[in-house]
Molecule: THF (Tetrahydrofolate) riboswitch aptamer
Organism: mouse gut metagenome
RNA sequence: AGAGUAGCCAAGGCGCGUUAAGUGUUGCGAAACGGGACGUUGUUCGCAAACGAAAGGGGAACCCCUGCGGUGCCGCGGCGCGUCCGCU
Numbered sequence: 001a002g003a004g005u006a007g008c009c010a011a012g013g014c015g016c017g018u019u020a021a022g023u024g025u026u027g028c029g030a031a032a033c034g035g036g037a038c039g040u041u042g043u044u045c046g047c048a049a050a051c052g053a054a055a056g057g058g059g060a061a062c063c064c065c066u067g068c069g070g071u072g073c074c075g076c077g078g079c080g081c082g083u084c085c086g087c088u
Base pairs, nucleotide, nucleotide: 001088002087007079008078009077012074013073014072015071016069017068018067025049026048027047028046029045030044031043035085036084037083038082039081055066056065057064058063
């Protein structure tokens, strides 16, 4: 000098909801998180509380199309540890 975590953004793909689940917020508790130690940031899970939404068209119907949701999963690409030790 460099690599690597959790994870974040996101092209694209497949779904879910629109009969409101999900997402987001707050509080409490728990877990994992560069190879090791301490720690930071962030993440996830459980419980509780409050808040709360965008529909339109087609069809005989199952449904279909276009939207909408700080929507779920995968994910090209990009980003991604402070100190010491370790690794190359």